A computed fold for a 76-nucleotide RNA from Nitrosomonas cryotolerans ATCC 49181, annotated as c-di-GMP-I riboswitch aptamer. The same sequence occurs in records of 2 taxa. The RNAcentral record of the sequence draws on Rfam and Ribocentre. Rfam family: c-di-GMP-I riboswitch aptamer. Gene Ontology term of the family: cyclic-di-GMP binding.
């Protein structure tokens, strides 16, 4: 009490690195792989960080925190 997240089980995700492609860049996608993750599912709403730009602005990170929202298993 469908609570805590077990030292249980099932299933799930996948950092760094390598290769290929895209991007000025932060980074992204695919494959391999396995550092970790109980929301490491989703959303830039908020904060933060990062990239680009002379600036205005644009952009990236949801595996940086929070809010919102959805969900598997499941005790003592």
């Nucleotide at each position: 009490a469908g609570u805590a997240g077990a030292g249980a089980a099932a299933g799930g995700c996948a950092a760094g690195c390598u290769u290929a492609u895209c991007g000025u860049g932060a980074g992204a996608u695919a494959a391999g792989a396995a550092c970790g993750c109980a929301a490491a599912g989703c959303u830039u709403c908020u904060a933060a960080u990062c990239u680009u730009g002379a600036a205005a602005g644009a952009a990236a990170u949801a595996g940086u925190g929070g809010c919102g929202u959805u969900a598997c298993c499941a005790a003592a």